[in-house]
RNA sequence: CCAGACGGCCGGAUGACCGCGGCAUCGCAAGAUGUCGAGGAAAGUCCGGGCUCCACGGGAACAAGGGUGCCGGGUAACACCCGGCGGGGGCGACCCCAGGGACAGUGCAACAGAAAGCAGACCGCCGGCAGCUUCGGCUCGCCGGUAAGGGUGAAAGGGUGCGGUAAGAGCGCACCGCGCUCCUGGCAACAGGGGCGGCAUGGCAAACCCCACCCGGAGCAAGACCAAAUAGGGGCGGCACGCCGGCCGAAAGGCCAGCAAGCCUGUUUCCGGGCCGCCGCCCGGGUCGGUCGCGCGAGGCGCCUGGUGACAGGCGUCCCAGAGGAAUGGUCAUCGCCGCCGCCGCAAGGCCGGCGGGACAGAACCCGGCUUACAGGCCGUCUGGCAUU
Numbered sequence: 001c002c003a004g005a006c007g008g009c010c011g012g013a014u015g016a017c018c019g020c021g022g023c024a025u026c027g028c029a030a031g032a033u034g035u036c037g038a039g040g041a042a043a044g045u046c047c048g049g050g051c052u053c054c055a056c057g058g059g060a061a062c063a064a065g066g067g068u069g070c071c072g073g074g075u076a077a078c079a080c081c082c083g084g085c086g087g088g089g090g091c092g093a094c095c096c097c098a099g100g101g102a103c104a105g106u107g108c109a110a111c112a113g114a115a116a117g118c119a120g121a122c123c124g125c126c127g128g129c130a131g132c133u134u135c136g137g138c139u140c141g142c143c144g145g146u147a148a149g150g151g152u153g154a155a156a157g158g159g160u161g162c163g164g165u166a167a168g169a170g171c172g173c174a175c176c177g178c179g180c181u182c183c184u185g186g187c188a189a190c191a192g193g194g195g196c197g198g199c200a201u202g203g204c205a206a207a208c209c210c211c212a213c214c215c216g217g218a219g220c221a222a223g224a225c226c227a228a229a230u231a232g233g234g235g236c237g238g239c240a241c242g243c244c245g246g247c248c249g250a251a252a253g254g255c256c257a258g259c260a261a262g263c264c265u266g267u268u269u270c271c272g273g274g275c276c277g278c279c280g281c282c283c284g285g286g287u288c289g290g291u292c293g294c295g296c297g298a299g300g301c302g303c304c305u306g307g308u309g310a311c312a313g314g315c316g317u318c319c320c321a322g323a324g325g326a327a328u329g330g331u332c333a334u335c336g337c338c339g340c341c342g343c344c345g346c347a348a349g350g351c352c353g354g355c356g357g358g359a360c361a362g363a364a365c366c367c368g369g370c371u372u373a374c375a376g377g378c379c380g381u382c383u384g385g386c387a388u389u
Stems, first nucleotide, its partner, number of pairs: 001385010012335007020037007039360001043371002046369005051219004065215005070084005085099001086097004100210002105208002107204002122150002124146006130139003158176006177199001178197008223292004233283007242259002245256004262275005299318008337357006343350002
């Protein structure tokens, strides 16, 4: 210098003017002054928790449904994080893994292929018979052996080599793999080694399923409090109160049911339906509305200690938006960054000039994660290569 890997960070700065929201002070008010005012993801709402209410309730367990799935640790908890193990990829730094069980059972495997699950002879190879023969062999053949070779497939029932054989074959042997077992190391996952076994039950569990462990439901429109007008309910008081019947009561009167009158209504009649005391005071419930929940928190920053680390503990320091359909913005100037063009310069480049660009995205109860989006830029550690010394 080129190409890359991993981790972390920034997400323009300053000033002026205008504008917006919360709070405090002043003011009768209008308003003024001061102060604070988004993010690394505030996003998706995919996990985990806090908080609140509901349900059940001694703790737990079972059923249903959902989730998690190597080991150890961290944490309030997790599907997150850290450190390891195993497998795979890369020359490497490093990256990826939904990583329990396929001798409990059920199921699946398209197409191709002879054969796909108690394997399988299409070609080939080998032997025998038959036929032919130029005597080397050959086949429209028939009967067998064979999984070494070819071909199909994602997958064809251990791999390589030597021996062996008619040709072959764990048929025999060595090494590797696999299974069982023992020893050693490790908390463990697991690793290393010894012995035995000739190799058996191939794959898929993000198919059902089995095993182990975890999980009650709803969500701030949770929930708590205050509480208007109107209408309606109840109580008390005052005034008013036709008729028949029943009940209660000594009576005044009250209650029930009906009729009449009145009012409303089915467009009118007939014929129906509905309402039926008025006024005042008080009580309780709901609605509109208001207040709280609601910003001191598993909090931020710095240092020290323990730990490989995630993290934990201690000390110091800071207060850092709140809200309601929702404020946190705009313009200009200067500086800074990037790109293009011009000028200067041999070039690196420039106290140079002009033009343009500057992302993703907006809190709404809060917190821890994951995932996704993001113009441009910075820092650190490491890997491979080239060149020079």